[in-house]
Molecule: transfer RNA
Organism: Thermoflexales bacterium
RNA sequence: GCCCUCGUAGCUCAAUGGAUAGAGCACCUGACUUCGGAUCAGGCGGUUGCAGAUUCGAGUUCUGCCGAGGGCA
Numbered sequence: 001g002c003c004c005u006c007g008u009a010g011c012u013c014a015a016u017g018g019a020u021a022g023a024g025c026a027c028c029u030g031a032c033u034u035c036g037g038a039u040c041a042g043g044c045g046g047u048u049g050c051a052g053a054u055u056c057g058a059g060u061u062c063u064g065c066c067g068a069g070g071g072c073a
Base pairs, nucleotide, nucleotide: 001072002071003070004069005068006067007066010025011024012023013022018056027043028042029041030040031039049065050064051063052062053061
C1' cells in the first nucleotide's frame, strides 16, 4: 500500500429497512438479614465511532474518514 471482518449502555452481546434501540452482568434504592452475601422488587444508564448519501422511514443499505483485529505484499 491492497483486501476482509468488526465498532450499539461502564462490560459482554441482541435487534428482518418499520411500535418508545433491548437483554445479562455491573451500579443505585428498597424489602429480607444482627451486619454482609445470596434472593426478590424497582430504578439509573445510549450522539448505535464521525460526516454525508439513498429512502416515507436507517443500528441495519451505499460512500468517505477514524479506530480495533486479521490476511497478502